Background
c-di-GMP-I riboswitch aptamer from a Candidatus Bipolaricaulota bacterium, 97 nucleotides, folded computationally. Its Rfam family is "c-di-GMP-I riboswitch aptamer". From the family's description: GEMM was predicted in a large-scale screen for bacterial structured RNA regulatory elements. The organism belongs to Candidatus Bipolaricaulota, within Bacteria.

Order: sequence, then structure tokens, then C1' cells
RNA sequence: CCUUGAAAAAGGCUAGGUUAUCGAAAGAUAACCGCGCAAAACCACGGGUCUUCUUGCUAUAAGAAAUCUCCUUUGAGAAGAAAGCCGGGUUGCCAGG
Repeated sequence: CCUUGAAAAAGGCUAGGUUAUCGAAAGAUAACCGCGCAAAACCACGGGUCUUCUUGCUAUAAGAAAUCUCCUUUGAGAAGAAAGCCGGGUUGCCAGG
């Protein structure tokens, strides 16, 4: 330096839950427990997912004087979120080869 692995050793992270705070929301932060993880370290480049707003479509329910408001699905655009979904980039402990 490359590769294989998580058996051992030292460690690390934290799904979900509870409480508190912030946020319109998705979600974030902290404490406790711990589903799991050899990159569940970092990034957010591509695809996918989630939230909000605008606009076009859409069927149903409600309100209303008009034909509007509101509710749902979905296409497009914009602004956000997570990333432990897949791919990509960077870095890294231990042991074997």
C1' cells in the first nucleotide's frame, strides 16, 4: 500500500420509546433505556423518501348569493428535512493474508 474479516481486544455510533425545548411541518437538540451497525464516520453528487408553499389536473364531503372557499389524489416548480434505501466521493481502529 492492497485485500479479507468482525472471532478477540480497545473503543464508537444509535433505530425506536419517554421527558423537555425549538420549528408551520418534516424534523433537530439534550438526558435515560438500547433495535441494530465493520464504516450506522464525514459529504449530500445522482436516483428514491418525507414536509411546506405556488400552480395545473382529479373524485368526494362540507359551507355559501354568485361560483368561490375548504378537503383529497396527482403532475410541474420553489424552499426545507432526514439519509441506518441504493449508487458515488473522502477518511479511519484491530486482526489475518